[in-house]
Record summary: Transfer RNA from Endomicrobium sp., 73 nucleotides, folded computationally. Taxonomically the source falls in Endomicrobium (Bacteria, Pseudomonadati, Elusimicrobiota, Endomicrobiia). The RNAcentral record of the sequence draws on ENA.

RNA sequence: GGGUAGUUAGCUCAGUUGGGAGAGCAUUUCCUUUACACGGAAAAGGUCGUAGGUUCAAAUCCUACACUGCCCA
Repeated sequence: GGGUAGUUAGCUCAGUUGGGAGAGCAUUUCCUUUACACGGAAAAGGUCGUAGGUUCAAAUCCUACACUGCCCA
């Protein structure tokens, strides 16, 4: 340099007929216990990598860029 896959919550990830942003773990609070653990209930936590475009409407479609992994040279 060329090709290819990926970037969504603190971590691991789901979400591809375009319309509700989510799960598990972790964190906080409450219940339970003499106490801890386990268990139960609830809460908080997101510019969906960045910018632009298409659209009534974009995490999702298109373009460019950035970063990471792999392959080729």
It matches the Rfam family "tRNA". From the family's description: Transfer RNA (tRNA) molecules are approximately 80 nucleotides in length. Its family is annotated with triplet codon-amino acid adaptor activity in the Gene Ontology.